[in-house]
RNA sequence: AGUUCGCCGGGCGGCCGCGGGCCUCGGUCCGAGGAAAGUCCGGACUCCACAGGGCAGGAUGCCGGCUAACGGCCGGGCGGCGCGAGCCGACGGACAGUGCAGCAGAGAGCAGACCGCCGAUGGCCCUGCGGCCUCAGGCCGCACAGGCACAGGCAAGGGUGAAACGGUGGUGUAAGAGACCACCAGCGGUUCGGGUGACCGAACCGGCUCGGUAAACCCCAUCCGGAGCAAGGUCAAGCAGGAACAGGGUGGCCCGCCCGUCACGUUCCAGGUGGACCGCACAGAUAGAUGGUCGCCUCCCGCCUUGCGGGAACAGAAUCCGGCUUACAGGCGGACU
RNA sequence: GGGCCGUUAGCUCAAUUGGCAGAGCAAGGGACUCUUAAUCCCUAGGUUGGAGGUUCGAUUCCUCCACGGCUCACCA
Numbered sequence: 001a002g003u004u005c006g007c008c009g010g011g012c013g014g015c016c017g018c019g020g021g022c023c024u025c026g027g028u029c030c031g032a033g034g035a036a037a038g039u040c041c042g043g044a045c046u047c048c049a050c051a052g053g054g055c056a057g058g059a060u061g062c063c064g065g066c067u068a069a070c071g072g073c074c075g076g077g078c079g080g081c082g083c084g085a086g087c088c089g090a091c092g093g094a095c096a097g098u099g100c101a102g103c104a105g106a107g108a109g110c111a112g113a114c115c116g117c118c119g120a121u122g123g124c125c126c127u128g129c130g131g132c133c134u135c136a137g138g139c140c141g142c143a144c145a146g147g148c149a150c151a152g153g154c155a156a157g158g159g160u161g162a163a164a165c166g167g168u169g170g171u172g173u174a175a176g177a178g179a180c181c182a183c184c185a186g187c188g189g190u191u192c193g194g195g196u197g198a199c200c201g202a203a204c205c206g207g208c209u210c211g212g213u214a215a216a217c218c219c220c221a222u223c224c225g226g227a228g229c230a231a232g233g234u235c236a237a238g239c240a241g242g243a244a245c246a247g248g249g250u251g252g253c254c255c256g257c258c259c260g261u262c263a264c265g266u267u268c269c270a271g272g273u274g275g276a277c278c279g280c281a282c283a284g285a286u287a288g289a290u291g292g293u294c295g296c297c298u299c300c301c302g303c304c305u306u307g308c309g310g311g312a313a314c315a316g317a318a319u320c321c322g323g324c325u326u327a328c329a330g331g332c333g334g335a336c337u
Numbered sequence: 338g339g340g341c342c343g344u345u346a347g348c349u350c351a352a353u354u355g356g357c358a359g360a361g362c363a364a365g366g367g368a369c370u371c372u373u374a375a376u377c378c379c380u381a382g383g384u385u386g387g388a389g390g391u392u393c394g395a396u397u398c399c400u401c402c403a404c405g406g407c408u409c410a411c412c413a
Stems, first nucleotide, its partner, number of pairs: 001337008010297007018031006033314001037325002040323005045228004057224005062076005077091001078089004092219002097217002099213002114158002116154003121151002123148003127143007166184006185209001187206008232278004241269005247264001248262005298312006338412002340407005347362004356393001364380005386402005
């Protein structure tokens, strides 16, 4: 100068307060966090649904282990970054299939030829020789060398792009090219060895061998029923409802018996509103408490500098746990480069 | 407390197989007019809320954060 792991998150005392529990009623005990946060995962718990299985949908995705479970943690493999300690990785499949790749560029998915190289072969021009036709001239045939770049051949080089169908050297050719050869890289297959496994190492063979994207659809494997403490449960005013009745009103005939009706009254019933309690806690609810001040000490800042002043990070429980992520002044310790 | 949704120009909104971010109003300038309004023409204005990732390429796909909204009428 860095890397990594773990921890603390002002301390003690006095006084005055706040919330809760207990009792002998004025005493005693307890009273925020590493993240209580975001609500991103996983569970406990509760209700609803459910024969079993599947579809749809969602999540996860190298290997082994831990765990109640997880997308978490630990260790390992592979890849990338760093001189290094170390750090990062949504890290199955592109040979199941369907898509996408704008602009530029000749060509972007069994690709392609703009510049360029060649033009061996065919073609044209020039030259020479021979033959034919009527002189100039033309036509045909043959041949060495040269030229054109018309047909055509090539993909080495230039150039475009994020990406252009292995790299270097040689043989070869008209020019070239895995066309062929040597080495290397990569892919696939077989065998052997190591490892629980991911994977690693070695030998041989193959054709010379092109990819990217699945945080595009999709395929494969595993897992997932839904909702959430405002879940849910218990008690239960009032109003309305139902049932019974010996009472009351009223009707059927004048009275009574009897029958019907009203629901005035009494009793009972189910559901359940306002509400109360439980769920709910060794902090804990009413969504409300967990503080203030003084003295000493700790740290930081300023100075009219040796004692004065100011300040103390992020933030604050609400059913409870295990994680992740995010915020955080300052400080301590271990290991290492 | 739990649950759900949104953020693009000054304002209101668009933008789909991921491929140059647009429209209306507003603003500025010019034309017309004696002047203004209306009308016509032109122009500027964007960290697509922020950061990171996947990809050749992100408003769009993924993750984290910030802000805002929906509670007698998202749930008692």

This is a predicted complex of two RNAs, RNase P RNA and transfer RNA, with 413 nucleotides together.
It holds a member of the Rfam family "Bacterial RNase P class A". From the family's description: Ribonuclease P (RNase P) is a ubiquitous endoribonuclease, found in archaea, bacteria and eukarya as well as chloroplasts and mitochondria.
The coordinates come from a structure-prediction model, not an experiment, and the mean pLDDT is 78.